[in-house]
Molecule: Fluoride riboswitch aptamer (crcB RNA motif)
Organism: Amnibacterium kyonggiense
RNA sequence: CCUGGCCGCGGCGAUGGAGCUCGCCUCGGCCACGGCCGGAACCGCGGAGACGCUGAUGGCCCCUGCCGUCCU
Numbered sequence: 001c002c003u004g005g006c007c008g009c010g011g012c013g014a015u016g017g018a019g020c021u022c023g024c025c026u027c028g029g030c031c032a033c034g035g036c037c038g039g040a041a042c043c044g045c046g047g048a049g050a051c052g053c054u055g056a057u058g059g060c061c062c063c064u065g066c067c068g069u070c071c072u
Stems, first nucleotide, its partner, number of pairs: 001035002003032006010025004016063002019060003044053003
């Protein structure tokens, strides 16, 4: 330094915000004493390309924005 387990903080889950909930990943601490240069999770789909398509959620729900239809 890596790996595994537990706990805590934090981060993340294709377009904004809040609550609840699910999952994923660092860091820190403790334990195990297995091994060794690796370094996150996340950033949609189709197409060779040009370009085209769905969606404000991971899920539920509310607000905001956008699109379509109807009524006043």